Annotation
A computed fold for a 72-nucleotide RNA from a Pseudomonadota bacterium, annotated as transfer RNA. Its Rfam family is "tRNA". Rfam classes the family as a transfer RNA. Model confidence (mean pLDDT): 82 of 100.
RNA sequence: GCGCCAGUAACUCAGAGGUAGAGUAUCGCCCUUUUAAGGCGAGAGUCGCGGGUUCGAAUCCCGCCUGGCGUA
Numbered sequence: 001g002c003g004c005c006a007g008u009a010a011c012u013c014a015g016a017g018g019u020a021g022a023g024u025a026u027c028g029c030c031c032u033u034u035u036a037a038g039g040c041g042a043g044a045g046u047c048g049c050g051g052g053u054u055c056g057a058a059u060c061c062c063g064c065c066u067g068g069c070g071u072a
Stems, first nucleotide, its partner, number of pairs: 001071007010024004018055001026042005048064005
């Protein structure tokens, strides 16, 4: 350089055109003599960036950036 894969919450991931969710973590409450465990709830996201298509894009198309693998 070329090819392929990945980039979504603090972390690990789901979501495959109809406006984004789970687990862990954090915080609050309950429970417990206390802690842990358990139960209930809350906050947290310009979906890597910029364009395009569409009534509507995390999702489809193009370019770029970052990381990984392969190849020379």